[in-house]
Molecule: SAM riboswitch aptamer (S box leader)
Organism: soil metagenome
């Protein structure tokens, strides 16, 4: 700095996973993990273009391939609905953290 976009097949293996809580899902039509293949990205690195800004490529090295980071958690004198006499609660959208990942 990005994080609503991409990208799976085969062998081992034998119940877990998806980070943590909560939800909701994947999973014996085969979890995790390892190994081979392949794909994706373009963050480092290499080359090629150019004055530069920058742009291509995809060679090496990392990530990465269910679901948006799978949703959510914390804050809002922001907003809409619903209860409610009112304080306020409750649910939704929104925007901003805060956790995580690269």
């Nucleotide at each position: 700095a990005u994080c609503c976009a991409g990208a799976a097949a085969g062998g081992u293996g034998g119940a877990g996973g998806g980070a943590c809580g909560g939800g909701c899902c994947c999973u014996a039509u085969g979890a995790a993990a390892c190994c081979u293949u392949g794909g994706c990205a373009a963050c480092c690195u290499g080359c090629u273009u150019g004055a530069a800004a920058a742009a291509g490529c995809g060679u090496g090295g990392u990530g990465c391939c269910a679901a948006u980071u799978c949703c959510u958690g914390c804050c809002g004198a922001g907003u809409g609905c619903c209860a409610g006499c009112a304080a306020u609660g409750g649910u939704g959208c929104c925007g901003g953290a805060a956790a995580g990942a690269u």